This is a predicted structure of a 156-nucleotide RNA (Guanidine-I riboswitch aptamer) from Paenibacillus abyssi. The prediction has a mean pLDDT of 76. NCBI's taxonomy places the organism under Bacteria, Bacillota, Bacilli, Caryophanales, Paenibacillus.
Parts: sequence; C1' cells; structure tokens
RNA sequence: AUAAAAGCUGUCUAGGGUUCCGUUGACGGCAGUGAGGCGAGUUGUAACAGGAGGCUUGCCCAUUGCAAUCAGGUCUGGUCCAAGAGACGGCGUACAGGAGGCGUCAGCAGCAGCGGCGUGAACUGUAUCACACGGAAGGAUAAAAGCCUGGGAGAU
Repeated sequence: AUAAAAGCUGUCUAGGGUUCCGUUGACGGCAGUGAGGCGAGUUGUAACAGGAGGCUUGCCCAUUGCAAUCAGGUCUGGUCCAAGAGACGGCGUACAGGAGGCGUCAGCAGCAGCGGCGUGAACUGUAUCACACGGAAGGAUAAAAGCCUGGGAGAU
C1' cells in the first nucleotide's frame, strides 16, 4: 500500500426500549355489597315515657365491579425495533454443466439425416455462507438498542 456482489431481501433470535394492549400502584367518580360505625325519620303498645327490634334514609369506613386520569419498563408478557462480525430461507451474482433451438463447418451422406465447434433460456451443481477486535459522538422512531452513520475512526 492492498481488491471484493463483503449485494439485496424474508422469517426469526440474542439484545432493546415504552407508542398501543396488558399489568401494578395512586386518585377521585358512578354502581353494588357489608350479621361495619355514627346519626335522623318512621313503625310498634289499652295509655304515657323510654329501650330493643323492623323499615326508610344521610354521612363515614371497608370491599367488589365499571369507565376515566396520572405514574411505573427497577412490569414476566403481546404489539413494536433489531444484528457486517447471530440462525434459517429466497433473489441476485460468479464459475461449471446444460435437452431442444439458433449460428457455423472445403465434416459424413444419394435423400432423410448424422457429426464437430460456438452460443445458450429453463434447469442442475458449487461458491457467495471462509475471516471478522472495535470506541466516543451523533441520527431515526413513542423510545432505546448488537438499529443507522459503520466491515467507518482506531487497534491487531
């Protein structure tokens, strides 16, 4: 000093956060329940008064459900993002093969046809998948990241 298709893409995973869902908590609202508390009214008796009980009702408390608001990812999850150096596919690319077709031959053949060479779609095989340490900072999205800048800078 040093090339590369070291390309593109799908489904995932490690990993990642918090839009949405779920979940947890707080708060008050509505509805219900309570052999919970306090109070009021009423009922009840042959009469007066009081008490207990029944019924109705107000407030408080507890609890359940519903819907809302806020907070929590130091909530396992679903949705979501996601690897150059993770997995498995597909496409593409390179090389090799490649019936038929096409081209060509002062090759064979009486004709039909056969043969050599070239080209070469479908398709098949192989490789691409070997190797691969890596910041800080910035960027996107709701947000973060092994995402993107980036097989970058740098290191060996």